[in-house]
RNA sequence: AGAGUUUGAUCCUGGCUCAGAACGAACGCUGGCGGCAGGCUUAACACAUGCAAGUCGAACGAGAUGCUUUCCUUCGGGGAAGUUGACAGUGGCAGACGGGUGAGUAACACGUGGGAAUUUGCCCAGGAGUUCGGAACAACCCGGGGAAACUCGGGCUAAUACCGGAUACGCCCCUUGGGGGAAAGAUUUAUCGCUCCUGGAUAAGCCCGCGCUGGAUUAGCUUGUUGGUGAGGUAAAGGCUCACCAAGGCGACGAUCCGUAGCUGGUCUGAGAGGAUGAUCAGCCACACUGGGACUGAGACACGGCCCAGACUCCUACGGGAGGCAGCAGUGAGGAAUCUUGGACAAUGGGGGCAACCCUGAUCCAGCCAUGCCGCGUGAGGGAAGAAGGCCUUAGGGUUGUAAAUCUCUUUCAGCGGGGAAGAUAAUGACGGUACCCGCAGAAGAAGCUCCGGCUAACUCCGUGCCAGCAGCCGCGGUAAUACGGAGGGGGCUAGCGUUGUUCGGAAUUACUGGGCGUAAAGCGCGCGUAGGCGGAUAGUUAAGUCGGUGGUGAAAUCCCGGAGCUCAACUCCGGAACUGCCUCCGAUACUGGCUGUCUUGAGUCCGGAAGAGGUGAGUGGAAUUUCCAGUGUAGAGGUGGAAUUCGUAGAUAUUGGAAAGAACACCAGUGGCGAAGGCGGCUCACUGGUCCGGUACUGACGCUGAGGCGCGAAAGCGUGGGGAGCAAACAGGAUUAGAUACCCUGGUAGUCCACGCCGUAAACGAUGAGCGCUAGCUGUCGGGCGGCAUGCUGUUCGGUGGCGCAGCUAACGCGUUAAGCGCUCCGCCUGGGAAGUACGGUCGCAAGACUAAAACUCAAAGGAAUUGACGGGGGCCCGCACAAGCGGUGGAGCAUGUGGUUUAAUUCGAAGCAACGCGAAGAACCUUACCAACUUUUGACAUCCCGGUCGCGGCGUAUGAAGACAUACGCCUUCGGUUUGGCUGGACCGGUGACAGGUGCUGCAUGGCUGUCGUCAGCUCGUGUCGUGAGAUGUUGGGUUAAGUCCCGCAACGAGCGCAACCCUCGCUUCCAGUUGCCAGCAUUCAGUUGGGCACUCUGGAGGGACUGCCGGUGAUAAGCCGGAGGAAGGUGGGGAUGACGUCAAGUCCUCAUGGCCCUUAUGGGUUGGGCUACACACGUGCUACAAUGGCGGUGACAAAGGGUGGCUCCUUCGUGAGAAGAUGCUAAUCCGUAAAAAACCGUCUCAGUUCGGAUUGUACUCUGCAACUCGAGUGCAUGAAGUCGGAAUCGCUAGUAAUCGCGGAUCAGCAUGCCGCGGUGAAUACGUUCUCGGGCCUUGUACACACCGCCCGUCAAACCAUGGGAGUUGGCCUUACCCGAAGGUGGUGCGCUAACCCGUUAAAGGGAGGCAGCCAACCACGGUACGGUCAGCGACUGGGGUUAAGUCGUAACAAGGUAGCCGUAGGGGAACCUGCGGCUG
Repeated sequence: AGAGUUUGAUCCUGGCUCAGAACGAACGCUGGCGGCAGGCUUAACACAUGCAAGUCGAACGAGAUGCUUUCCUUCGGGGAAGUUGACAGUGGCAGACGGGUGAGUAACACGUGGGAAUUUGCCCAGGAGUUCGGAACAACCCGGGGAAACUCGGGCUAAUACCGGAUACGCCCCUUGGGGGAAAGAUUUAUCGCUCCUGGAUAAGCCCGCGCUGGAUUAGCUUGUUGGUGAGGUAAAGGCUCACCAAGGCGACGAUCCGUAGCUGGUCUGAGAGGAUGAUCAGCCACACUGGGACUGAGACACGGCCCAGACUCCUACGGGAGGCAGCAGUGAGGAAUCUUGGACAAUGGGGGCAACCCUGAUCCAGCCAUGCCGCGUGAGGGAAGAAGGCCUUAGGGUUGUAAAUCUCUUUCAGCGGGGAAGAUAAUGACGGUACCCGCAGAAGAAGCUCCGGCUAACUCCGUGCCAGCAGCCGCGGUAAUACGGAGGGGGCUAGCGUUGUUCGGAAUUACUGGGCGUAAAGCGCGCGUAGGCGGAUAGUUAAGUCGGUGGUGAAAUCCCGGAGCUCAACUCCGGAACUGCCUCCGAUACUGGCUGUCUUGAGUCCGGAAGAGGUGAGUGGAAUUUCCAGUGUAGAGGUGGAAUUCGUAGAUAUUGGAAAGAACACCAGUGGCGAAGGCGGCUCACUGGUCCGGUACUGACGCUGAGGCGCGAAAGCGUGGGGAGCAAACAGGAUUAGAUACCCUGGUAGUCCACGCCGUAAACGAUGAGCGCUAGCUGUCGGGCGGCAUGCUGUUCGGUGGCGCAGCUAACGCGUUAAGCGCUCCGCCUGGGAAGUACGGUCGCAAGACUAAAACUCAAAGGAAUUGACGGGGGCCCGCACAAGCGGUGGAGCAUGUGGUUUAAUUCGAAGCAACGCGAAGAACCUUACCAACUUUUGACAUCCCGGUCGCGGCGUAUGAAGACAUACGCCUUCGGUUUGGCUGGACCGGUGACAGGUGCUGCAUGGCUGUCGUCAGCUCGUGUCGUGAGAUGUUGGGUUAAGUCCCGCAACGAGCGCAACCCUCGCUUCCAGUUGCCAGCAUUCAGUUGGGCACUCUGGAGGGACUGCCGGUGAUAAGCCGGAGGAAGGUGGGGAUGACGUCAAGUCCUCAUGGCCCUUAUGGGUUGGGCUACACACGUGCUACAAUGGCGGUGACAAAGGGUGGCUCCUUCGUGAGAAGAUGCUAAUCCGUAAAAAACCGUCUCAGUUCGGAUUGUACUCUGCAACUCGAGUGCAUGAAGUCGGAAUCGCUAGUAAUCGCGGAUCAGCAUGCCGCGGUGAAUACGUUCUCGGGCCUUGUACACACCGCCCGUCAAACCAUGGGAGUUGGCCUUACCCGAAGGUGGUGCGCUAACCCGUUAAAGGGAGGCAGCCAACCACGGUACGGUCAGCGACUGGGGUUAAGUCGUAACAAGGUAGCCGUAGGGGAACCUGCGGCUG
C1' cells in the first nucleotide's frame, strides 16, 4: 500500500466482498511446563448453609465458672475474703468507611474551569475551663401473658447515661438597655479523657460558564409556572415552601414529548482527523426485594438499622411471627458462556482500645480454566544401499527424504534425592519445604490445527456424477472436479489452530482534514422577501475573534522516552515528557468584528432618447369551416392500403347568392422580439410592468443570497353560471385481425371558449440555482450610441441572441466570456438497485389528489459514456440464375428409390432446414450383417509370453449323427529348417495355466484425422509509426475503377502476410521432333490401308510459340480503367477443371481408421442355421416412364467420343421368335473384342381416340447367374392393357456448345441401376432492368442485443414460500387529566387522660404550675380504586399490494422507424401488458 466482482472488451460512477488489528468472548479439534494478568457481558431472577462489624472492664452496675486462703460440716457440701473474669445489660466510638452492582438517570448526573451564602466526629495548632447538686432506667429479683418472636406489671441500683444551678476571655441573639448557653470522669500518677471558642486540615453540601445520544412522521411547552415583597424553613443561597402582587419564562442556536444510555481518566482502531467503546484498575454518581417515610447521628433518609404499604418465601399451637447475597464462597434458573461452600490476618490498610489484643470473605495467598499476554521445551551432530512402506508414474523413474534405521553427544522442562531464602526493625510467615542452588537416571514423559480455483503462500491420484456436498466474494459439482469426500504431497501458524460474533480500518462509501449534482444518485417550476450567512474604498478608536508570553489547573494509573528489578520477556518500579483542554493576567493590532467619521467605483434616483406577440380591459376586421334559406343541376358523393358504416332521387356532392353563430388569427415570420418562469402573434384605444442606450445632476454601501413564509404557475381536472362553429377522451357503428376493448374510417358527448372560484402538477429542460470578478479569438443576427467618409459601406462601444473554436475542464460525450474554465458568497439537493415517491402519520384540497416520507424483505449488481460486432418490417452503394425476361421441370398419374410413421421376434445403426431424405451403401437372396429366434463355444475366430507333448503337422475324400457349426470313424496325398549332432534350437500344431485377447458396446459434448457449409464470397490480419486514459482506431476509410482489399489518385500513415490473380491440368491455333498397333496425297495392289511403299496429311505424345489492353481512336483527371476498331485460331480472367483465407455452425463421423475415459468378460466376445434389413391404412423427398402427331409403329440406314477386357471381353459358325445355348477364334490390347451409336435423315402407315398413345398390373411358358432365386434377383416370349388427356397452393434448374433432347461407356459386381461417375451427337430462347423476394460485400445510422432478433423483454392470471400495510376487535405496557381512599411519617392544632428532675407550696406532704407523653383533629402524601383520553406493542377472520421461486397460461407493451416514434403530467376507458384525448419534451 491494495485486491475480487457489472461488460464480448473498455473507461467511469457505484455498491457488495476480502487481506489487518483488537476482544471479559463462545464453539470444534488438540493439549507438555512456568511466569503475569483475567474470569455471569444473560435474569437489578430466586436463594439452602457458613462467614463478611465490631470493640472498649482505663465509663458503669451486677457477676456464672475456675483457682488460692480461711471457717463450718451431717463429709454430700456450705459460708467469708482474695483472684479470675464467661454470657448478657447501661454507656462510648464505629456500623454513613471498606466491599457489591449499573436498575434508574439526557440530569449541574458526569467532565472541565470558576463562585459564595455553609457545615465538618475523630486529627493538628492556639485560647479558656473542667464547679455545686439532683432524679431515674436497664441489668438483677418477684409475679404474669405467649407455641414462638417477644412482652407486661411491681421492686432495687451505678455511671464518662439523664437533669438543674453557678461561672463565660472569646461565642450567639438584640430594641444597644440587656439577654442566652458548658463540662466527666478513669487511673498503675504516667497519662487518657470532657466542655466552650478561634484557626487549620480533611470531608461534604450549594451555585454558575462550557462540553455531553437519536428522532421534527414530537412545534409549541409552562400556573409555583417567571419575577417581586414579606414570612417560614435549611448547616447554607434560592419558589425550597407559603401569603400577596405583577404576567411573565422557555423554544427552530430545537423547548416540550418519545426512544436509548451510568459519566470520566481511559481502552480498541486509525498516518492523522476521526469512529467505536466505558470489563479488569482509578475518580464521581446512583441503587440495595418494589414503593413511601422519617429517626439517630458530625455525617444516612442508612446493603448486612427502624416504621408502613406491596409481591414473594419460610415458621406456626392459626392467635401470630420471621426474611431480603447487586458482600465472600456456594445453589437453582436463564444462557453460546464465566471459578473454591479453600488458607491466613504473616504483610498493607480499616474499626475499637492507653495497651496487650480482638474483629476484618477489605486484603495477602492458594485452588480451577490455554481466557489472554510472555518465555521455554518436545532433542543436537553425523548418517545414501538415497532401505522398507506409502503415493504418483511417460514403467525409465520421481517423491516422502537425512526423514527413519544406525553411530556419537547433551539433559533445559518434567521425575527422584539433598540443601533452602528474601518478603520482618527485636519477635510474629498463610504463601511454603515455595522460589532458588546442588546431585542422580535416561532421548528418555511432551504436536497439533488449518489451508492448497482466483483474491492468497501451497498439486496430484482415486471416489462421486447438478447427487452427495462446498462457498467470505466471484463461483465449483450434469463421467477425465488442483473448488465436493478420501489419500499422498505441499503451504501457514504452533501449545495452540480454525470457525462464529462484535468494533475500527481498508471506505475519499457522510468527504473538517477529504466527495459531488448537463447525461451516472443529485439544481426547489419561477419569483418577492423574513431570520440568518456573506459583504466596496479610506481614517480613527476598541481589543470580542486572532497572535505572543506569565501564572493556575489539567488526580493517580495508562500511552511515549530514558533507566532499574525479577536469568530474558510479559510484568513491576523510578525519573522525564506529554495530557493537543479550561481559567487567569500582561502584551501585539495586520486581518475579521464593534463604534465614530469621510468617499464614490457597487446599488439606487433624476434628465433625454429607443425597441418590443410584456400584462389587463374595451372595441373592431376579413378569410375559412359548419349550419340554415333560395337558385342552377343530376346520380352519385364521401372515405380507404382496399372497403364498409355514412349522406343522397324526400335531389346529396358540386356551384351561385344571402343569412347566422362560434372559435382561431394565413402571408409578414426570422436558431427574430418581450417576459422571472409558465408563457405571449389580426387591428385600434385606454391603463400598466420591466429592459436598453446616452448624460453624469443627486443619495452615499442603501448590497448579494435567502431556511421558514408569501405570490405567480402549461395542459388535464373540479365547482357555479353562460357559450358551443370546428375538433374531440368516453361511447356507437364499419373495417383490419387468430383475437383487436387499438392503430384506419363514419359519427359523437364531456371538454376545448367566456366570467368567477379551486387544483399546484409536467421531459415545468439548457435535464445546467442566484450574484460578482477574471481568463485567446473569428463569424451571423436584434436594439441603441459614437467616429470616418466614398451615403451605403466601414471602424468602434454597450446590451441581447446564435454558430465555430484556443487555453483550461470532463469518465467520455462534450462545455468553452451566454463555461460544464479559474476564484469568492449564499441557498437547495445526492449517498447501491428493487420494495417506493409506496405504507403509516401529519398538512392542504370539494374531489381527483398534492406535499412531507420510511421499514421489513430481497439482489450483487443497477447505472453513465464510449468501442467492436451482430441485428433492424433504418439509409446509401454494389454483386449473385436473386428477382425480372425466357426454356424445361417438380407438386397431379404409374413405377423405382430414400425417409418418416406404423408394424414386427427383428424390421441393425447413423444422417435431420438450407448444408438429412437415389445420403454412408461404387450394388442386403446366403455371405455382407452390425438386428432377431434357436443351437453351440469359453485363453477363445485373431496377437504376444510361459509349461508340457508331437513333428504325421497339414491337406483331400468318404461314412455316421445333426438344420449346420461341430463331433466321431475310415481312406488317400504329402514326409519341415538350422545344427556345435545334444530331442539343443527355430518353425508348425495339440493340450494346459494365467497374464490377456475380443466388443460395429457408450461418449463426435473428451479427441486426432477427414468432410460439409457460409463461399471461389473478397475478405482476414500483422510489424513499425500516429491518435485515444482505455477497449480500440488509423492502415482496410474517401474519389474513381474492377470479377476481385483488382488497380490508380488522395490521405498519418509506411510496409508486409494469408486470401484474389498468375504459376498447374485440359480444350481451342500453330511450329519442331518421333512414325507402330495410327494415317494414305502421290506410286503399285486388294473385297478391304489388305499388302508393298511413304510419314506429306489426320492422329498420337513430347518440346516450343501464341494474347500482353501490346496497337489505333474516343472517354476519363494527363491515372487506373472503360467503349469502339484493326490484326488474329483465340480479345480483354478465351472455355472448363484443380486450387477453398481468418473463421462460423460444441455442424457430421468413436459403424472407415486411430484414440482418452467408462462398460461387458461361460458374454455386450466367437461360431452356425433360419429369419430380418425387401413388412404397409399413410405422409414427404429424389428420380424414371408417360399422357402423344415437333408423335407412335414399320422399313432404309449416316456420323462419335471416352472408357473397359484373361476366373475377362469374345469375332465367327450352328440352334432358338427371344433371353440365350453349343462349338470355336483373336486379344494381357492405338493390333483382337464388346461396337448396332441413338436422336437426326429418307420412305411408308396411323389421324386425335384413353387410341397402333401409355405401359403398370396379372397369368403363363422360359433363359441366365449362383450351393441356393419361397420370403427376395435380372432377363425373354405370348397374353393381359391400370392410372394418366400436361397437373391446386406452392416450388426447382439453367445465360452457350449452356438449357433441352439423344444415345455410349465405366466403377461396384457371381447375378442384379430409372442411381452415381464419365463421354460424345443434335442444339435453342431470353436478360428492359435492380422497384420487389432470397443470399452476400462495403460505408453509415439506431440499439435496453453480445448464447448476439430463433436476441432481449412487459403486465394480468394460476402455484408455492417470505416479510409487510389495512382490519370488526382483543390483550398488555407507559402516560396525562379529574375524582375517591389516605398506611407509616414529620409538621401544625388540641390535648377532658398520663406525667420523676425545674418552680410554687409544705415540718413532711397533698395539690398546683411550667414542660412533656399517649390520644384526637387538620393539611401533605405512598399503595390502591373509578372515569374519559393519549401513546406504544402483541394477536386477529378477512383483505391490499410487494418480493422471491430451471422449464405453467394469455397476449407482445418497450429496445431497430420495435413494425401506431418513445417518454412526462393529467383525464377517461380496457383480461393484461396498455389504448385514446389535451398540453409538453427529444433522451
The RNA shown here (small-subunit ribosomal RNA) has 1483 nucleotides and comes from a coral metagenome. Rfam family: Bacterial small subunit ribosomal RNA. Gene Ontology terms of the family: ribosome and structural constituent of ribosome.